Background:
Model confidence (mean pLDDT): 81 of 100. A computed fold for a 73-nucleotide RNA from a Caldilineae bacterium, annotated as transfer RNA. The RNAcentral record of the sequence draws on ENA and MGnify. Rfam family: tRNA. About the family: Transfer RNA (tRNA) molecules are approximately 80 nucleotides in length. By type it is a transfer RNA. Rfam links the family to the GO term triplet codon-amino acid adaptor activity.

RNA sequence: GCCGACGUAGCUCAAUCGGCAGAGCGCCCGCCUUGUAAGCGGGUGGUUGCCGGUUCGAUUCCGGCCGUCGGCU
Numbered sequence: 001g002c003c004g005a006c007g008u009a010g011c012u013c014a015a016u017c018g019g020c021a022g023a024g025c026g027c028c029c030g031c032c033u034u035g036u037a038a039g040c041g042g043g044u045g046g047u048u049g050c051c052g053g054u055u056c057g058a059u060u061c062c063g064g065c066c067g068u069c070g071g072c073u
Base pairs, nucleotide, nucleotide: 001072002071003070004069005068006067007066010025011024012023013022019056026044027043028042029041030040031039049065050064051063052062053061
């Protein structure tokens, strides 16, 4: 230099064909317990990497850039 995959909550990951962004863990409060852990109930969370384009509508499609990983030379 070229090619490919990936980037979504604090962490690990979903989101099918473009149609209200979710789960588990974590964190906070409560119940339970003599107390702690476990368990149960409730709550808390996002510029979907950045900038543009297409569209009535983009996490999703297109272009550029940045980053991570892998491959080729």